[in-house]
Context: one part of a larger RNA
Molecule: large-subunit ribosomal RNA, domain II
Organism: wastewater metagenome
RNA sequence: GUCUGUGACGUCCGUGUCAACGUCCCGUCUGACCCGUCUUGAAACACGGACCAAGGAGUCUAACACAUAUGCGAGUGUGAUGGCUGAAAAACCAACACGCGUAAUGAAAGUAAGUGGUGCCAAGGGUCUACCCUGCAGCAUCAGCCGACCAUGAUCUAUAGAGAAAGGUUUGAGUAUGAGCAUAUUUGUUAGGACCCGAAAGAUGGUGAACUAUGCUUGAGGAGGAUGAAGCCAGGGGAAACCCUGGUGGAAGUUCGUAGCGGUUCUGACGUGCAAAUCGAUCGUCAAACUUGGGUAUAGGGGCGAAAGACUAAUCGAACCAUCUAGUAGCUGGUUCCCUCCGAAGUUUCCCUCAGGAUAGCUGGCAAUGGGAACGCAGUUUUACCCGGUAAAGCUAAUGAUUAGAGGUCUUGGGGACGAAACGACCUCAACCUAUUCUCAAACUUUAAAUGGGUAAGAGAGUGAGCUUGCUUGAUUGAAGCUCACGAUCGAAUGCGAAUUGCCAAGUGGGCCAUUUUUGGUAAGCAGAACUGGCGAUGCGGGAUGAACCGAACGUUGGGUUAAGGUGCCUAACUUCCCGCUCAUGAGACCCCAUAAAAGGUGUUGGUUGAUAUAGACAGCAGGACGGUGGCCAUGGAAGUCGGAACCCGCUAAGGAGUGUGUAACAACUCACCUGCCGAAUCAACUAGCCCUGAAAAUGGAUGGCGCUGGAGCGUCCGGCCCAUACCCAACCGUUGCUGACUGAAGCGAGCGUAAGCACGCCAUGUCGCAACGAGUAGGAGGGUUACGACGGUGAGCGUUGAAGGUGUUGGGCGAGAGCCUGCCUGGAGCCGCCGUCGGUGCAGAUCUUGGU
Numbered sequence: 001g002u003c004u005g006u007g008a009c010g011u012c013c014g015u016g017u018c019a020a021c022g023u024c025c026c027g028u029c030u031g032a033c034c035c036g037u038c039u040u041g042a043a044a045c046a047c048g049g050a051c052c053a054a055g056g057a058g059u060c061u062a063a064c065a066c067a068u069a070u071g072c073g074a075g076u077g078u079g080a081u082g083g084c085u086g087a088a089a090a091a092c093c094a095a096c097a098c099g100c101g102u103a104a105u106g107a108a109a110g111u112a113a114g115u116g117g118u119g120c121c122a123a124g125g126g127u128c129u130a131c132c133c134u135g136c137a138g139c140a141u142c143a144g145c146c147g148a149c150c151a152u153g154a155u156c157u158a159u160a161g162a163g164a165a166a167g168g169u170u171u172g173a174g175u176a177u178g179a180g181c182a183u184a185u186u187u188g189u190u191a192g193g194a195c196c197c198g199a200a201a202g203a204u205g206g207u208g209a210a211c212u213a214u215g216c217u218u219g220a221g222g223a224g225g226a227u228g229a230a231g232c233c234a235g236g237g238g239a240a241a242c243c244c245u246g247g248u249g250g251a252a253g254u255u256c257g258u259a260g261c262g263g264u265u266c267u268g269a270c271g272u273g274c275a276a277a278u279c280g281a282u283c284g285u286c287a288a289a290c291u292u293g294g295g296u297a298u299a300g301g302g303g304c305g306a307a308a309g310a311c312u313a314a315u316c317g318a319a320c321c322a323u324c325u326a327g328u329a330g331c332u333g334g335u336u337c338c339c340u341c342c343g344a345a346g347u348u349u350c351c352c353u354c355a356g357g358a359u360a361g362c363u364g365g366c367a368a369u370g371g372g373a374a375c376g377c378a379g380u381u382u383u384a385c386c387c388g389g390u391a392a393a394g395c396u397a398a399u400g401a402u403u404a405g406a407g408g409u410c411u412u413g414g415g416g417a418c419g420a421a422a423c424g425a426c427c428u429c430a431a432c433c434u435a436u437u438c439u440c441a442a443a444c445u446u447u448a449a450a451u452g453g454g455u456a457a458g459a460g461a462g463u464g465a466g467c468u469u470g471c472u473u474g475a476u477u478g479a480a481g482c483u484c485a486c487g488a489u490c491g492a493a494u495g496c497g498a499a500u501u502g503c504c505a506a507g508u509g510g511g512c513c514a515u516u517u518u519u520g521g522u523a524a525g526c527a528g529a530a531c532u533g534g535c536g537a538u539g540c541g542g543g544a545u546g547a548a549c550c551g552a553a554c555g556u557u558g559g560g561u562u563a564a565g566g567u568g569c570c571u572a573a574c575u576u577c578c579c580g581c582u583c584a585u586g587a588g589a590c591c592c593c594a595u596a597a598a599a600g601g602u603g604u605u606g607g608u609u610g611a612u613a614u615a616g617a618c619a620g621c622a623g624g625a626c627g628g629u630g631g632c633c634a635u636g637g638a639a640g641u642c643g644g645a646a647c648c649c650g651c652u653a654a655g656g657a658g659u660g661u662g663u664a665a666c667a668a669c670u671c672a673c674c675u676g677c678c679g680a681a682u683c684a685a686c687u688a689g690c691c692c693u694g695a696a697a698a699u700g701g702a703u704g705g706c707g708c709u710g711g712a713g714c715g716u717c718c719g720g721c722c723c724a725u726a727c728c729c730a731a732c733c734g735u736u737g738c739u740g741a742c743u744g745a746a747g748c749g750a751g752c753g754u755a756a757g758c759a760c761g762c763c764a765u766g767u768c769g770c771a772a773c774g775a776g777u778a779g780g781a782g783g784g785u786u787a788c789g790a791c792g793g794u795g796a797g798c799g800u801u802g803a804a805g806g807u808g809u810u811g812g813g814c815g816a817g818a819g820c821c822u823g824c825c826u827g828g829a830g831c832c833g834c835c836g837u838c839g840g841u842g843c844a845g846a847u848c849u850u851g852g853u
Base pairs, nucleotide, nucleotide: 034049035048036047037046050853051852052851053850054849055848058335060192061191062190063189064188065187067185068184069183070182071181072180075100076099077098081094082093083092104111105110116142117141118140119139120138123134124133125132126131144175145174146172147171148170149168150167155162156161195334196333198331202324203323204322205321206320207319213298214297215296216295217294218293219292220291221290224256225255226254227252231248232247233246234245235244236243237242260285261284262283265281266280268279269278300316302312303311337784338783339782340781341780342779347360349358350357351356361508362507363505364504365503366502367501368500369499376496377495378494380493381492382457383456384455385454386453387452392447393445394444399441400440401439404436406434407433408432411431412430413429414428415427416426418424462486463485464484465483466482467481468480469479471478511535512534513533514532516530517529518528519527520526540551541550542549555732556731557730558729559728560727561726565722566721567720568706569705570704574719579715580714581713588708599693600692601691603690604689605688606687607686608685609684610683611682612681620677621676622675623674624673626650627649628648632644633643656671660669661668733774734773735772736771737770738769740768741767742766747762748761749760751758752757786842788839789838790837791836792835793834794833795832797831798830805826806825808824809823811822812821813820814819
């Protein structure tokens, strides 16, 4: 490996019962902040959003670029036109012309291109294991050729000019045996209304003076009082001029006040009103610059204005209407189905650039050359060779700053003393010199790290021989290049298994945080940098709470185990074990982190150092504490004790020329010191653990709360236990890979056959297996038997025996989802599947629009 047998398991069918599971409703427990949006950051005391239905936003055209597909191919392509056919339109056929391409270059006149060599190399061939040969496309490189430019110019010509051969570190969007043209599709850019909605503005042409402003014209209107100008009369006085008194009279931008006109105050009423300016009372004026009707005039950068930028039809710091106009907006808001795969940036440079773009970067997609264990790659190390001037160090090394003495012969300056004077000698202060000493430097440095950066670690290497050259050399010397031959132990470690290259394009171009380094700042949840890692774009366990901290990144489930963190109760898990510390009349209780300091404590516990003590200390009680001497000086006085200097001797067990109280000065008391009693430890300084003081704020309040004191606090440990989407195991889903295995349908290629067809090769999109992986905003790509409308086919499709539709329905079922099938009810005439084509094709938001509630 095959076969046989047996067993186990599985599959299918039938029967029966039970359970699980699914859906809906109710209750309880746990978790759980509201969506959309701009933003570094939203549950926000940021904005939009009552609810429902319908409508509602990247479209079309043109040009260009890349890619893909198809047709023809040095050509290609349509229109006009013509032809043919046809009822007509379309389709079909075609010469010329035209577009693009087939030759470039130069401003232009003009001139105008050799299958070249080498390296890598698919594939093919050869006596094919290693090796050799031909070597496509492509890439790289060297050398030619064409045009322009620069330089040179034999020769021919008439002065123009033509021009061989041989050149150049110059230049071209060239050549080097063509690759294009047309159509379609995707993506992108640009122009157009250009994804949708949105200005403040600007322009052109008109309409308005029924409101209101002012002028002119012609009309109308208006109680009753008050004051009492001129003129006049009478009386009186006076010589007169004239004056006085009393009347009469009725003037006036006079007065009180009605109508009228106005509109001060109540800051009254009303304030979804009676009213888009009203009502009441109060108030101003009321014969005039009064009020008012009709007519008429003045018009928009214009009018009119007793002037308020007032008024000009509820509009005025430039009316209204229509048009240009879907004006423009680097700004705000919104932007509609599903699943799968990948997945950012807030940085560089430039910009009348700072709310924006372009450019590079980051990212996606599509390809190409290719490998399959070759020598390829690397955020790594090692070895070798380089780069550097930070940290540190140094200043008896340079530069700069800087403290202190010491020694000085000469030198200089100031002062002094001996001198008449002296560079005579002496004292002194500085400078200066010498050897030292103290302290420093981002813009000091001899020295000088760590980390870091570059290159190399072989075959295209290396060695030998030869050749070329206008460069180079005295020189076939060198240098560069070329040819041939030799040449493998594949040339450090580790890891991975590939790798390299091209084209097109989106988004981004406000960032923020943490450890470490670092600049400004008194500092900041401040501003600005560097490396790395995070948040943004990201959930999960923990930190009670929480963008960034600790742990750890995520398909759907089941089981097990941990991380960080916990283990009295809230709350899953030892009121576990062992040893210390701590008592708080504001205890304490875990990174970021939600504060506390200097300074104190005879609170308590340790430690260090130095002392004392059975020759009896310390503390307690008791006794002594004397003499020279009232020491000397000073003083009005000072006798131990205002003050100054000094601080001896004797007797003693011991007693200071005196530690305090005290007196005018004495006295007196006390202490140091000694002794008795007592009988064993005692004292001082410093240090650091916990605790206390230091420690005061406005609503009542927070180790998360309760509470906790041989802790449930603080410190050092031991073990057990708890649980994350982390790790392990298992199942399932998806993606990618294995150019894995099988099949070889459709398609393509070429062969045979008149044809039908036959055989062969290639190729999964089909079936199966194995392995790894699965986070995601902006954004990209792929897939969808997802949805809507219309059309062309197709289904001898469905439908009054009931189509579509339904904001009717705890109904049944399928799919990962978008969604779909179906029952019942309603409805009453059309509708659907599949293959394609096309699109005014999918809503929760836009102070969206319309309607309804």